């Protein structure tokens, strides 16, 4: 990095560095930001994907409750929002495709 699956409207911020851009990449909006964003780093957190327990059946598994010590991950706005594809007759919604993340292979 390539494939598979599963999830992405919930939830959780202080402190100190550093100093102009940050919001994945185009194009359009719209927001954050010198009263320092965006990143670093330290501490606290949220979740519960891997984990650990306990029940159950449709038992090479899968559900359902519970739990957090460890590995990831997250901690402004829906994945900020539309588009670049698809469908429903409109509002509007629904599915996909991107893209993150995890877990499992290669």
């Nucleotide at each position: 990095g390539g494939u598979u699956u599963a999830u992405a409207a919930a939830g959780a911020a202080g402190a100190g560095g550093c100093g102009a851009g940050a919001g994945a990449a185009c194009a359009g909006g719209c927001u954050c930001a010198a009263a320092a964003a965006c990143c670093c780093u330290c501490u606290g957190g949220c979740a519960a994907c891997c984990c650990c327990a306990a029940a159950g059946u449709a038992u090479a598994a899968c559900u359902u409750u519970g739990g957090a010590a460890g590995g990831u991950g997250c901690c402004a706005a829906a994945a900020c929002c539309u588009g670049a594809c698809c469908c429903u007759u409109a509002a509007a919604g629904g599915g996909g495709a991107u893209u993150a993340u995890a877990a499992a292979u290669u």